[in-house]
This record gives sequence, C1' cells and structure tokens, in this order.
RNA sequence: UUGUGCGGAUGUGGCGACCGCCCCGCCAUGCGGGGAGGAAAGUCCGAACACGGCAGGACACGGUGGUGGGUAACGCCCACCCGAUUCGCCCGGCUUGCCGGGCGGAUUGAGGGACAGUGCCACAGAAAACAAACCGCCUACGUCUCACGGCUUGUCCGCGAGGCCGGCAAGGGUGAAAAGGUGCGGUAAGAGCGCACCGCCGCGCUGGUGACAGGGCGGGCAUGGUAAACCCCACCGCGUGCAAGACCAAGCAGCGACGAUGGACUGGUCCGGUCCGAUUGAGUCGCGGGUAGGUCGCUUGAGCCCGUGGGUGACCGCGGGCCUAGAGAAAUGGUCGCCCCGUGUGAUUCGUCAUGCGGAACAGGAUUCGGCUUACGAUCCGCACACCCCA
Repeated sequence: UUGUGCGGAUGUGGCGACCGCCCCGCCAUGCGGGGAGGAAAGUCCGAACACGGCAGGACACGGUGGUGGGUAACGCCCACCCGAUUCGCCCGGCUUGCCGGGCGGAUUGAGGGACAGUGCCACAGAAAACAAACCGCCUACGUCUCACGGCUUGUCCGCGAGGCCGGCAAGGGUGAAAAGGUGCGGUAAGAGCGCACCGCCGCGCUGGUGACAGGGCGGGCAUGGUAAACCCCACCGCGUGCAAGACCAAGCAGCGACGAUGGACUGGUCCGGUCCGAUUGAGUCGCGGGUAGGUCGCUUGAGCCCGUGGGUGACCGCGGGCCUAGAGAAAUGGUCGCCCCGUGUGAUUCGUCAUGCGGAACAGGAUUCGGCUUACGAUCCGCACACCCCA
C1' cells in the first nucleotide's frame, strides 16, 4: 500500500429571519429554557415498580447447561479450557513430497450425562451391538482319489495335483458408522498372537481457584452411535401487569339457579395456614342495569459526561460537572434569503457566470432501564491479522 474482520464517533448540508405546534418557569397576553433513535422496530429474555386475605412447602410445568468472573439480574457481557475447520511461521524425519510436533491467528460448537432406563440407526451390506462370511486367503492337523519315485513289497515312505473336513476376519466390497491405528515379527494363512509408538482403561504425582494440562507406573489390550429423541443430573422460576395501580366526582336495579364431608385466598394439582359461612345462606354461575368523567402514576434514572486509581478484561472505587420529550388520538412544521456540496443545460474574455434539479438509508416515543435479534446509508477515527514493498 492492498485485503479481511471487528469496534467507535456523528447524524440527513451550514447560518439567519418570520410565522406555527407541545412542555416547563416567570417580574405573565409577553419573555426565557427545552422538544425522538441507534435501532424508538421485534415483544425474545431479565429486572425496577404496582397490586394480590399465604408474595408458605411440594409436585407438575417451563427455562438454562464447559470453568471462573462481571452485573440489580439475565438465556447477557469478559477471560480461560476442550473439540472441529482453516491460515501462517518454526523444528525434526525422510520417500523431496508427505508425515509428525510446537507457536500464533481467524471462524465455529444446542460444549453436563450413553455404565439409571426406554427408543431409533432407513436403504445397501454376510452382518448394525449378547452382531458375521458376499468376493476372497490358507490346506498346516485329519482323511479320500490320481500320477511319479524309492525301498525293507507294506492299507510303507517321499513329493506333486485335486477334493473333503476345517481355519481366518488380516485384504476387497456395502455403508454415515463394521470387533482400535501404523509398522515389525510370527503363522498353513491370519489375528494384540507378541513387540514398539499412538490410542483406550485403572492408579497415583506435579501445575492450576477451576474446567483441564503434563509426566510416571501397570494392563483384561477396548462395552458402537444417537439426548435441537424420551429421559437422568445440577441450578433457576409466585402470579398478573402502566390497558399495573392510587385518589376524586357522578350514577344504578336487580332477577334466577346451585349451595354445607361448604366457600374464598390472581395460571394447574396436593399438603399446611388464614378468613368468611353454616339454611336468618358464605360464595359460585347465568341473565340484566349503571359508569367508562377528571387528577395522579409521567419522568432525577441500577442516569449521562470529564478526570483519576485498580483490573488482562467485562467492570468497579473516588472526585467534579450536567438535567436532555412527557403527549393524551397523540406535538418539533412551513416560508424566505445567503453560503456549501453534487448534477444537467447554456454562455464564456477559460478567471467564471446564469439557470434547473437534488441534499445518505433503515426508520419515529408512550412506565422506565440492562441486553439480545432484525433493518439500514454517508463521512471520519481506531484495533487485530495477512500478502507485498521499503528501511
């Protein structure tokens, strides 16, 4: 320089004037101050706050899932560990093109458990877990036949060929996956049958908060996969939600059914508890009537900015400064002038002038906040990695 990825800042050109809209304040008919987003979207998580006559326990149900931290909390964020894919550099071996190891980076994992149990693994294939012989290899042991040779002429010995009995799971095939992998030895041919190195299992040592990592000793050399299948384990979860809820004003009309081993207590069930009631009827259900007006909740917050200290980091402590919509069918718009940028046309003395159009997408609050997910344009800044070039 180029490329890839990630993060941050700003906000729809700038300035001025006039008119208009919403809120707040005041010395009040005017003046001053303020007036959408990074996602305001989704309504997916978590909370604050409010209400509930138990906001008690358990189950069911739902959620999360490597370890350790952060946070009010979380399914979020940070760091680390393990696995997979891939890139670069270094080292070693040799078969010069591969193999092995180490370091660093990027992307990624729905990352607890298959020895609690149940289920499933189609087709193909011999066989898919108490699992096996399609192609093929062997013919040692035992036995039969043929041919040849030998001699001690015998159902003898030797050699060759073929068959039977038999052996194998090493080679090939099928498949997502087939009774560990590579190499050497051994065998009739093979096989952890034996050995070396990996791998697996058990025991222990060292390091680490931990997940884990490294080394050692021993060995029956091995009990497939699948849990975004049911399930098991650990942890978490009361419910409903600003259309929550509080206050004020106004208004009305009740009727019927059920009803006592009763009923209510804000999702379901059970246990316990509290309250009401027990025929002078608690309450539940159905039908019907009235009101839906006003005020509050309503914006000072787990808030933002600057500095400083601690921490790898998320973040935390301390000091200082700031107050940034609060509508109620829902407000921030319109006009004009100058300048800036882009673009078209015309003219030009090539300095420029005139004129028309345009001014970045996605998109706008409604109790508030922390996240996640999705949509998206312009300019600038920064970080990491890689190629190349220069020093």
Description: A computed fold for a 391-nucleotide RNA from a Planctomycetaceae bacterium, annotated as Bacterial RNase P class A. The prediction has a mean pLDDT of 77. It was read from a public genome assembly, where an Rfam model found it.